Context: one part of a larger RNA
């Protein structure tokens, strides 16, 4: 130098990102003990005080020696006495030593906020958390050979259950409560009329030609015209479901919750009114917030000084109601603030110990 440990004058967080690490604190016993509260809790709150070890005294207990008495019962009988020995309480005087829970072991505390009710779960090897799950709560699906799910299938879980079950999707203890819009998408119901396939249907048309007739011939043929039957190709009306359109409903379904111009006797501001747009134009709560861009907003606390905290405030770039809102005791190896106590974190370093490194021999 590194590593690990140990003590340190005087300050005592000035270190730092941040009291990381350290160091206080630490056991029983007795007093005491606040907001707050879901009256369980908070709480070991907080904050005191005592503790060894000798001698005596005096209570509570536990044994039960001796020795007595009782008797319709002579018993392993009931009963009184209480020496000794022993457990604990709780007086008084003594007495060592810096220290008496003497070592090991063994909470430092307290205020205020954000998150998330709690205990729990998770990134085996860089994340434990405020994520995840939970108990409740809402919706939707399911009537039993259930819905779902696995497998082509036979089968199986589901469930040896049956709507207080069961599967799925959200929130996410508890209190307070959860607004408006169904126009678009989704799901539900409707079925008149429009669309809308295979199929069924065959109006009506095309190839082919047995024949029929007309042209020409070198008399072998070669051309055109029409065409029954039967094979075939194409095919219109017509009828024909789900869907689709259409009608309705549904938001704890997927989502969505406007703009501009004027106005009141100081000023400013607008409770009024106007007008555009829109399915509806953001309600209650909250609010520079885990959401505030401007922004260290502005005012008040706190500090001598505070881009952080707390408490208001509303101008909410871009909170908002089960992607839940706001609130909340208890809880947390969660995250922020500040105090109180402690320290070598620090000013600022120093000295001891113990492994190793490295230099000399």
């Nucleotide at each position: 130098c590194c590593g690990u440990g140990g003590u340190u004058a005087a300050g005592g967080a000035a270190c730092u990102c941040g009291g990381c690490a350290a160091a206080u604190u630490g056991u029983c016993c007795c007093c005491g003990u606040a907001a707050c509260u879901u009256u369980g809790g908070g709480a070991g709150a907080a904050g005191g005080g005592g503790a060894g070890c000798c001698c005596u005294g005096u209570c509570c207990g536990g044994u039960g020696a001796u020795g007595g008495a009782a008797c319709u019962u002579u018993g392993c009988u009931u009963u009184c006495u209480g020496a000794g020995c022993u457990g604990g309480g709780u007086g008084g005087g003594g007495u060592c030593g810096c220290a008496g829970a003497u070592a090991c072991c063994a909470g430092g505390g307290g205020g205020a906020a954000g998150c998330g009710a709690c205990u729990g779960u998770u990134u085996a090897u860089u994340a434990a958390a405020a994520a995840c799950a939970c108990a409740g709560g809402u919706c939707c699906g399911u009537g039993c050979g259930a819905a779902g799910u696995c497998g082509u299938a036979a089968g199986a879980c589901g469930c040896u259950g049956u709507a207080u079950a069961c599967g799925g999707a959200c929130u996410g203890a508890c209190g307070c409560c959860u607004g408006c819009c169904c126009g678009g998408u989704g799901c539900c119901g409707g079925a008149a009329c429009g669309u809308u396939a295979a199929g069924a249907g065959g109006a009506c048309u095309g190839g082919u030609u047995a024949g029929a007739u007309c042209c020409u011939u070198u008399c072998g043929g070669g051309g055109g015209u029409c065409g029954a039957g039967g094979c075939u190709g194409g095919g219109a009306a017509u009828c024909u479901a789900a869907g689709c359109g259409c009608c309705g409903g549904u938001a704890a379904a997927c989502g969505g919750c406007g703009g501009u111009g004027g106005u009141a006797a100081c000023u400013a501001u607008a409770a009024c009114c106007a007008u555009c747009c829109u399915a509806a134009g953001g309600u209650a709560g909250c609010g520079a917030a885990a959401u505030u861009c401007c922004u260290u907003g502005u005012c008040g606390g706190g500090u001598a000084a505070g881009u952080u905290c707390c408490g208001a405030c509303c101008u909410g770039c871009a909170c908002g109601a089960a992607u839940g809102g706001c609130g909340u005791a208890a809880c947390g190896a969660c995250u922020u603030c500040c105090c109180c106590g402690c320290u070598g974190u620090c000013u600022c370093a120093a000295c001891c110990g113990c492994g190793g490194g490295c230099c000399c021999g």